[in-house]
RNA sequence: GCCCGUUUAGCUCAGUGGUAGAGCGUUUGUCUCGUAAACAAAAGGUCUCGUGUUCAAUCCACGAAGUGGGCA
Numbered sequence: 001g002c003c004c005g006u007u008u009a010g011c012u013c014a015g016u017g018g019u020a021g022a023g024c025g026u027u028u029g030u031c032u033c034g035u036a037a038a039c040a041a042a043a044g045g046u047c048u049c050g051u052g053u054u055c056a057a058u059c060c061a062c063g064a065a066g067u068g069g070g071c072a
Base pairs, nucleotide, nucleotide: 001071002070003069004068005067006066007065010024011023012022013021018055026042027041028040029039030038048064049063050062051061052060
């Protein structure tokens, strides 16, 4: 330099054109003599950024950035 993948909650990851979920973690409560476990609940996200397509974009197109890999 060229090519490919990837970017969603604190972490690991689903998701689908109709304003987003799980597990773990965190907080609170129940239980216990107490802790842990278990159970219940809650908080937590401008879905990397910009432009475009569309009635509507996390999703599609183009570009940028980050990250992983391949080739030279």
Notes:
The prediction has a mean pLDDT of 82. Transfer RNA from Globomyces sp. JEL0801, 72 nucleotides, folded computationally. RNAcentral records the identical sequence in 2 taxa. It matches the Rfam family "tRNA". It is annotated as a transfer RNA. Rfam's curators write: Transfer RNA (tRNA) molecules are approximately 80 nucleotides in length. The sequence is in RNAcentral, with records from ENA.